[in-house]
Molecule: c-di-GMP-I riboswitch aptamer
Organism: Planctomycetia bacterium
RNA sequence: AAACCGAAACGGCAAACCGAUCGCGAGGUCGGGACGCAAAGCCGCGGGGCUCGUUCGAGCCGGCCGGGCUGCCGAA
Numbered sequence: 001a002a003a004c005c006g007a008a009a010c011g012g013c014a015a016a017c018c019g020a021u022c023g024c025g026a027g028g029u030c031g032g033g034a035c036g037c038a039a040a041g042c043c044g045c046g047g048g049g050c051u052c053g054u055u056c057g058a059g060c061c062g063g064c065c066g067g068g069c070u071g072c073c074g075a076a
Base pairs, nucleotide, nucleotide: 005074006073012037013036017032018031019030020029021028022027035063041069042068043067045066046065047064048061049060050059051058052057
């Protein structure tokens, strides 16, 4: 110094739920709130879940599993 890894510390994010608001909906955003998270940062590529729709199709989630890119700290 790097890879794996994940003790400690500094910081970080924020599930359920509640309020406001937008959307037909899945859900989004903001505020409150913390169950959790070492990538719970970004992408939305494969699978998956979900909504609208007769179908074709159009969307949503990504804190379900993989993948890509990037990143803080440093005990065993």